[in-house]
Annotation
This is a predicted structure of a 1422-nucleotide RNA (small-subunit ribosomal RNA) from an uncultured prokaryote. RNAcentral holds the sequence, with entries from ENA. Its Rfam family is "Bacterial small subunit ribosomal RNA". Rfam links the family to the GO terms ribosome and structural constituent of ribosome.
RNA sequence: AACGAACGCUGGCGGCAGGCUUAACACAUGCAAGUCGAGCGCUCACCUUCGGGUGGGAGCGGCGGACGGGUUAGUAACGCGUGGGAACGUACCUGGUGGUACGGAAUAACUCGGGGAAACCCGAGCUAAUACCGCAUACGCCCUGGCUUUCCCUUUUGGGGAAAGAUUUAUCGCCGAUAGAUGAACCCGCGUCUGAUUAGCUAGUUGGUGUGGUAACGGCGCACCAAGGCGACGAUCAGUAGCUGGUCUGAGAGGAUGAUCAGCCACACUGGAACUGAGACACGGUCCAGACUCCUACGGGAGGCAGCAGUGGGGAAUAUUGGACAAUGGGCGCAAGCCUGAUCCAGCCAUGCCGCGUGAGUGACGAAGGCCUUAGGGUUGUAAAACUCUUUCAGUAGGGAAGAUGAUGACUGUACCUACAGAAGAAGCCCCGGCUAACUCCGUGCCAGCAGCCGCGGUAAUACGGAGGGGGCUAGCGUUGUUCGGAAUUACUGGGCGUAAAGGGCGCGUAGGCGGAUUGGUAAGUUAGGCGUGAAAGCCCCGGGCUCAACCUAGGAACUGCAUUCAAAACUGUCAGGCUAGAGUAUGGUAGAGGUAAGUGGAAUUCCCAGUGUAGAGGUGAAAUUCGUAGAUAUUGGGAAGAACACCAGUGGCGAAGGCGGCUUACUGGCUCGAUACUGACGCUGAGGUGCGAAAGCGUGGGGAGCAAACAGGAUUAGAUACCCUGGUAGUCCACGCCGUAAACGAUGGAUGCUAGUUGUCAGCAAGUAUACUUGUUGGUGACGCAGCUAACGCAUUAAGCAUCCCGCCUGGGGAGUACGGUCGCAAGAUUAAAACUCAAAGGAAUUGACGGGGGCCCGCACAAGCGGUGGAGCAUGUGGUUUAAUUCGAAACAACGCGCAGAACCUUACCAACCCUUGACAUACCUGUCGCGGUUACCAGAGAUGGUUUCCUUCAGUUCGGCUGGACAGGAUACAGGUGUUGCAUGGCUGUCGUCAGCUCGUGUCGUGAGAUGUUGGGUUAAGUCCCGCAACGAGCGCAACCCUCGCCUUUAGUUGCCAGCAUUAAGUUGGGCACUCUAGAGGGACUGCCGGUGAUAAGCCGGAGGAAGGUGGGGAUGACGUCAAGUCAUCAUGGCCCUUACGGGCUGGGCUACACACGUGCUACAAUGGCGGUGACAGUGGGCAGCCACUCCGCGAGGAGGAGCUAAUCCCAAAAAGCCGUCUCAGUUCGGAUUGUACUCUGCAACUCGAGUACAUGAAGUCGGAAUCGCUAGUAAUCGCGGAUCAGCAUGCCGCGGUGAAUACGUUCCCGGGCCUUGUACACACCGCCCGUCACACCAUGGGAGUUGGUUUUACCCGAAGGGCCAGAGCUAACCCGCAAGGGAGGCAUGGUGUAACGGUAUGAUCCAUGAUUGGGGUG
Repeated sequence: AACGAACGCUGGCGGCAGGCUUAACACAUGCAAGUCGAGCGCUCACCUUCGGGUGGGAGCGGCGGACGGGUUAGUAACGCGUGGGAACGUACCUGGUGGUACGGAAUAACUCGGGGAAACCCGAGCUAAUACCGCAUACGCCCUGGCUUUCCCUUUUGGGGAAAGAUUUAUCGCCGAUAGAUGAACCCGCGUCUGAUUAGCUAGUUGGUGUGGUAACGGCGCACCAAGGCGACGAUCAGUAGCUGGUCUGAGAGGAUGAUCAGCCACACUGGAACUGAGACACGGUCCAGACUCCUACGGGAGGCAGCAGUGGGGAAUAUUGGACAAUGGGCGCAAGCCUGAUCCAGCCAUGCCGCGUGAGUGACGAAGGCCUUAGGGUUGUAAAACUCUUUCAGUAGGGAAGAUGAUGACUGUACCUACAGAAGAAGCCCCGGCUAACUCCGUGCCAGCAGCCGCGGUAAUACGGAGGGGGCUAGCGUUGUUCGGAAUUACUGGGCGUAAAGGGCGCGUAGGCGGAUUGGUAAGUUAGGCGUGAAAGCCCCGGGCUCAACCUAGGAACUGCAUUCAAAACUGUCAGGCUAGAGUAUGGUAGAGGUAAGUGGAAUUCCCAGUGUAGAGGUGAAAUUCGUAGAUAUUGGGAAGAACACCAGUGGCGAAGGCGGCUUACUGGCUCGAUACUGACGCUGAGGUGCGAAAGCGUGGGGAGCAAACAGGAUUAGAUACCCUGGUAGUCCACGCCGUAAACGAUGGAUGCUAGUUGUCAGCAAGUAUACUUGUUGGUGACGCAGCUAACGCAUUAAGCAUCCCGCCUGGGGAGUACGGUCGCAAGAUUAAAACUCAAAGGAAUUGACGGGGGCCCGCACAAGCGGUGGAGCAUGUGGUUUAAUUCGAAACAACGCGCAGAACCUUACCAACCCUUGACAUACCUGUCGCGGUUACCAGAGAUGGUUUCCUUCAGUUCGGCUGGACAGGAUACAGGUGUUGCAUGGCUGUCGUCAGCUCGUGUCGUGAGAUGUUGGGUUAAGUCCCGCAACGAGCGCAACCCUCGCCUUUAGUUGCCAGCAUUAAGUUGGGCACUCUAGAGGGACUGCCGGUGAUAAGCCGGAGGAAGGUGGGGAUGACGUCAAGUCAUCAUGGCCCUUACGGGCUGGGCUACACACGUGCUACAAUGGCGGUGACAGUGGGCAGCCACUCCGCGAGGAGGAGCUAAUCCCAAAAAGCCGUCUCAGUUCGGAUUGUACUCUGCAACUCGAGUACAUGAAGUCGGAAUCGCUAGUAAUCGCGGAUCAGCAUGCCGCGGUGAAUACGUUCCCGGGCCUUGUACACACCGCCCGUCACACCAUGGGAGUUGGUUUUACCCGAAGGGCCAGAGCUAACCCGCAAGGGAGGCAUGGUGUAACGGUAUGAUCCAUGAUUGGGGUG
């Protein structure tokens, strides 16, 4: 785009078309083929002027029922299409021509009789004809014979064959031959679906002769003879199908289709058959058989809608039991006319095409309502309303055709015209994620649902459902089905085969296809012209007619085809002649693991014998099995056997491929080179065919040293039916015969020609000569590379380039190279080779990442080297789990777990229980009232919140003096507040981690079809993408580094609360004095590979050295690129959506977060002598302090208490630093260890029971250095020692800081972990925590086998044998003609019988197909 469509929703009018695609299923009822009295007799009715007339009925007879109408079952065929042909009929019709004479015998109707239920039939008798018969005549008719070689033609002998009348004066008829027209029949060329898993078919088969038959040719039939005919150019068989003009689609070529209309065939309940006839083997005729239906008196009969309507049935689905012969046409008739479900009309159906309408104009800074909203507005929307106007269609009324030449109109009061009324009666369907025009809200929450493909839906869905809005089409719109297109996706036009599917394993060669150069002929192909045909309709063009269009119609073009004819001769073909460039032969050389056979050689392995010799050998990652004191291994000598041929040896050689390797001989194939001679296209390819064809395997017979499937043992392992080891049989070897496959690979078929080069190597030849080279040339074999090609990779004179020829093969993945069938094979199996079903991919090449028990380089407390821990104990703390009314919530490998929590007794607090409040504890707005508020005393109720009463103190601010303004409080009503409720997977912000790792990118340019690459890679170097050099790159940005802070050195400035060298003074830097020093805190300097040497490339840099407080980033901090983890957080905060609103909000009391069989993480204290205890006038730094730090004094064993100075701090206080030093203890569960528990206290606080910290006395648990495993640390570090701070009323073993003492070790980068760069492989991309294979279990689906079973089709053989026509008989019967006076006979005919043929049916048999089958095999999906 289309449709004979169907379904869903909807539906105003008209025109034109169309309307059982399924059950060629069965059919009730009516109609669809009759007509003629001008062929004939009979009969009935009516009229009658009795002369007759008119009309009807059945019958004889004629013509028509072979047309028209229906259907597509069959048919793969001369059926159809197209173009030809000759051997043939043709009623009615036309033209011309000739004729139409004389006779005869019957029969239906009718009458009588009879049978039958009926259908119908029988007998006797009467009668007519345009019915039937005889005879005459008859040509140019038919048959037969002859002449002519035959046909045609001509001549000729013998024989045979016609007719019908009617009515009336003019016609209609009839007969013969003939010509035509029409319409049939036959033959031929070409075209006409699929299957080879159908390869052979055929006996009347193919041909001939003869004869018969037909309208006619012909094996059409028969007899005889011959053995042919068809077939890979697809016979036969099977399946499917009416064919065509055309129709749909397509740019075309094609593809699909064959409704309506038109041509042809076929069919008429199924099968068979003929009769009649001009024509049939006959839709509304006959006979027979069969199935079915109906009637029946059971004896017999009747029927055939695939005619028009209609019914049932089937189905998704297809109409009225209508009108008329008015028109067109048909039959009959002289005609009038009759008949006509052909036809013309009407009815039903949006089934299609076409046309029209459902109103038009004006109308708002834009009503209402709806929807959305950022709350402003937007949109529906000039849309509506309102005002003005029109009346097509439909309606009512009036008029009223054409179709009809004279008459006649079913349609029909139709088309059309006029008038009238009134916007009046007339809009839906689908869609809105992309493709694809059109977007929002709500609902739902992987549900419900959508979906053509991709896909949407798991709480913010433009994709589901609804709504608003929008888009598209419009009396329709969508869906489904089907066809073509897009699809160059079967490729003729117009594809491919190295890696995507696809080159046969390789030769030889048949058919076929293709084929060098030249001359001449021919004209099959080819080209050009003419002529015939290519039906009409349709398509196309140009006109015409319906108001337009659809539709109808005139003319033209076209119908790309076929046939024929006349030309041309270039090309192809063909014939003939000559040629040598292809191909081949001869001749002379060369190289070679080319093949076959026979012989022969040495090394090695193993075995056997003998000698020497002694305890192991062998084997492995390590071992063991194994061998060995019965003498192994080792070694020496001798022997045997089999197999394979080291070195040479080489991208070297040979061969078609498989393949071929010691040496010699024999036989033998091929290549190649040189020079000449010869043949003269002899060539290339190659379906079938045939031969060769690794390894394994099979058969028979040998052989068997080594090796070695199977097997055994030993190891390894979770297991180990493996890898490793020790053994070991087939086999490997030989001969003969099979098999016929391989990643049989260059994953690249063969042949020929052409198209830059460079460089190896093998074989030959030539020239120049330096005698060993150079140059050239032919053939082979490699590497690189240009043009060109390629999706890219790559190929590139050995093409995957440019061309020609031939063969093979491919057409999404799986199913499957499988099943079935066939062929081959001894078997294994090979070969040929599907389908159902299932998926939306499978695949190639390249790119970027990621990954690898890949490679290279490098780094890191990563390992190693060390030191100290954890894991064991007790306790602290966090988590899990469990428990609970609640044990609030979050965090979960590293990167959760002394984390949020820098501090849960109440509060915190979010949890639980109980009790209260409801505009609320808090914010804004409105109204009313008060002037406050607040503090304080006391009482009552209550657990308290809260409620009620009460004493006292206080009496807001501004002011324009107005309850005017602000503020506060109380009460009221409504908007609202409130939520630690949910979603961190809706978010912002913040944070963790990779990682302080060295990376991450961009612009321009260049390369690539592209993704992308380059830069950023490479050589060095660095802590570093740090720097240098090189380079199709040149630059730049974020990162690195530096800039910042701090510590270390110096200078300078300034000296109080700091300091004190010198002077004075004191108990004391206490004071005077001073600011040199320390220190404080401002400003500067200093370090840059700057200098020297070496090294490196003369670079960057590295190594060493000097100087220096510090040396190569001086130490530390802050600083965290692009990004990753849907990482963490809605409970810091903010925030969208959702949810709660007398509660999921708010208040309060008590409880809980502190539970405790258990498990884990992080810590503290220990286990002791490097220690405990006692003593002791050693020495820091950071910090903090007024609701505070607290000196000092007193009391208390102590925690602490009572007094009390100083200090808002370089001034006073916390504050004692501790490890240290001295003494003692002496290896014990201890003078270690301190848990636990008891008693008594202290402090904080409203409160210490659940549940704080501390003190004293007493108690004195586990624990004697910790399994597997695991953590931190590289220097002022680890370890160890104490001190301070935040939080805080109180509570630290945690956290954040501070200083004191103060080590060991690093060979090094193999390994573990993590990371960076380059490279490589990849079937991964959610990226190896990836992907993914097979069995098993379960469910479903299709399918193969299967003892069989049912059915269809068909073959062969045989049996039965209806009707019918053929042949024979025909003694029974017999009007026409002949003979006969007659009887009778003859000719002819009928019944009947026989025979062969023959449908249906039957028996047996084979083939094939479908269905089904216990069970079984694999396959697919989940």